[in-house]
Context: one part of a larger RNA
């Protein structure tokens, strides 16, 4: 110089404490560990692995096992030599086989070139091909973490024999190395803040398919209009600017005013030098190793879903602020053409039929759901929960036995609020409430986004836990 201390001295953080709702007890879903298997494919393991790679395992996916078949090959490029009634590709049909194929056939039917021929095919060989085989401790990208913490460093002067230090230290202050001030430093770069999205005011332009103060209707349905809510574009708006007050005549803090919003307005995008020889050779590339009639290829089946267990992260509940039935209300975001599909319609549903309209501010997925409103149960293992299991249908798909969703009718398990311990979260937040999208033939209690309703609480910094800034101390580097 750094680390490190159960040293100190300042300061931040849902780190503590105040609350609010959980998690751990219980059934299931999922993931992992372990055991099991012919095989349960890898891969990720404190924090930083365990609803994580996987935004979808039935076939495929698949990489794992059994069994069958290929060897210039499913794929590329290139030589050679041989083929041929131009042979390609579409389309089908016959044998055989479980299938990939494999022997044959038929229909249609290349391109350039007058012709040869030559591009393209096929066959055989040869160079290679291939490889989710290995090494993330050879490596490039790409990611997690510390952490959006406030930090990391340079040039050039000065100090010091040197490592080095100074500048970055002090006084104030600020979310911040933010700014002041002072100072042998005096400048500069990466990061901080800003620039960039978006949500909150207004104003000006727009006026369909979108709105409606008139008029008209069952109906924003028609006329007429863009005033008004919307839409998208542009502009304006906040900057400690204004006042008072502490402050050192600074920064800068405490108040007020105006204001739609006040001192980072709220939310996101952005992640310095560097740490973990962190993570990934299975997203991709890539060195070296390895393989080569097989560790490559191709089918068909199983298997990734196995269950004495353990552990994670969720779902639904243990009721009455509840739970059934009827009624009637209110979003935002989003997707739609191999698609979304309305009315009507058949059926207890699940669904089926059925074809209007829409590439969509115009047609549709669409019904939001807590919530109100009336009624019934009256504290019970119940009209609580709904697992598990029979029966009878539904969809999707070549195919739902291993192994899908849904629906009805039957069954009605554990469970009465959960030890130690232990998550999240400080405002439109928690917590409750549905809706939508990606993946997707089909499957969502994941996951990613919307909005509806809508809280409690913060003396405070002693204490745990992370982290900066200064200082001691040190047998550590």
């Nucleotide at each position: 110089u750094g680390a490190c201390g159960g040293g100190g001295g300042c300061c931040c953080g849902c780190a503590c404490a105040a609350g609010c709702a959980g998690u751990g007890g219980a059934u299931c879903a999922u993931g992992u560990g372990g055991u099991u298997u012919a095989a349960u494919u890898c891969g990720a393991c404190g924090a930083u692995a365990c609803a994580c790679g996987a935004a979808a395992a039935a076939c495929c996916u698949u990489a794992c096992c059994c069994a069958a078949a290929c060897u210039u090959g499913a794929c590329a490029u290139c030589c050679u030599a041989g083929c041929g009634u131009c042979c390609a590709g579409c389309a089908c049909c016959u044998a055989u086989g479980a299938a990939g194929g494999u022997a044959g056939g038929u229909g249609u039917g290349u391109u350039c070139g007058c012709a040869a021929g030559a591009a393209g095919g096929u066959u055989a060989g040869g160079a290679c091909a291939g490889g989710u085989g290995g090494u993330g401790c050879a490596u490039g990208g790409u990611u997690g973490u510390c952490g959006u913490c406030a930090g990391c460093u340079c040039g050039u002067g000065u100090c010091g024999u040197g490592a080095g230090a100074u500048g970055u230290u002090a006084g104030g202050u600020u979310a911040a190395g933010u700014c002041c001030u002072g100072c042998a430093a005096c400048g500069a770069g990466c990061g901080c803040a800003a620039c960039c999205c978006u949500c909150g005011u207004g104003c000006u332009g727009u006026g369909u398919u979108g709105c409606u103060a008139c008029a008209u209707u069952u109906a924003g349905u028609u006329g007429a209009g863009c005033a008004c809510u919307c839409u998208c574009a542009g502009c304006a708006g906040a900057c400690u600017g204004c006042c008072c007050g502490u402050g050192g005549u600074a920064a800068a803090c405490g108040g007020g005013a105006g204001g739609a919003a006040g001192g980072u307005g709220g939310g996101g995008a952005u992640g310095a030098c560097g740490u973990c020889a962190a993570a990934u050779c299975a997203u991709c590339a890539u060195g070296c190793c390895c393989u080569u009639u097989a560790u490559g290829u191709u089918u068909g089946g199983g298997g990734c879903c196995a269950c004495a267990c353990a552990c994670a992260u969720g779902a639904u509940a243990c009721a009455a602020u509840g739970g059934u039935c009827g009624g009637u209300a209110c979003a935002a975001a989003g997707g739609g053409a191999u698609g979304c599909a309305a009315a009507c319609u058949c059926g207890c549903a699940a669904g089926g039929g059925g074809a209007a309209g829409c590439a969509a501010a115009u047609c549709u997925c669409a019904a939001a759901a807590a919530a109100c409103c009336g009624a019934c149960c009256u504290c019970a293992g119940u009209u609580c929960a709904g697992a598990u299991u029979g029966a009878a249908g539904g969809c999707u798909g070549c195919a739902a036995c291993u192994c899908g969703c849904c629906u009805u009718c039957a069954u009605g398990a554990a469970g009465c609020c959960g030890g130690a311990a232990u998550u999240g979260c400080u405002a439109g937040u928690a917590a409750a409430c549905g809706c939508a999208g990606a993946u997707c033939a089909g499957c969502a209690u994941g996951c990613u986004g919307u909005g509806u309703u809508g809280a409690a609480u913060a003396c405070g910094u002693u204490c745990c836990c992370g982290g900066g800034c200064c200082u001691u101390g040190u047998a550590c580097a």
A computed fold for a 477-nucleotide part of an RNA from an uncultured bacterium, annotated as small-subunit ribosomal RNA, 3' major domain. It matches the Rfam family "Bacterial small subunit ribosomal RNA".